[in-house]
């Protein structure tokens, strides 16, 4: 520096359960594994999700400063095999 997860040490924790936090999408903590070679960090872009509050042609729609890093891309940081 490229690569891979057979191997060997580990290591995250989807859905769902209850708690609380929050207008909600979602987080947080515990339980619990579907799966992850970056499912470690980060919200810069893009994509998506939600509308407390704002706008409108007002019983709907639009709108992020709100979330999402287990959507995608970039940045930083790392364990460990092969191969240069």
């Nucleotide at each position: 520096u490229u690569u891979g997860a057979a191997a060997a040490a580990g290591g995250c924790a989807a859905a769902u359960c209850u708690a609380c936090u929050g207008a909600a999408a979602a987080g947080u903590a515990g339980a619990g594994a579907c799966g992850c070679a970056a499912a470690g960090u980060u919200a810069c872009a893009g994509g998506c999700c939600u509308a407390u509050g704002g706008u409108u042609u007002u019983u709907a729609a639009c709108u992020a400063u709100g979330g999402u890093g287990g959507c995608u891309g970039a940045a930083c940081c790392g364990c460990u095999g092969a191969a240069g």
A computed fold for an 84-nucleotide RNA from Aquibacillus salsiterrae, annotated as c-di-GMP-I-GGC riboswitch aptamer. It was read from a public genome assembly, where an Rfam model found it. Rfam family: c-di-GMP-I-GGC riboswitch aptamer. Its family is annotated with cyclic-di-GMP binding in the Gene Ontology. The prediction has a mean pLDDT of 86.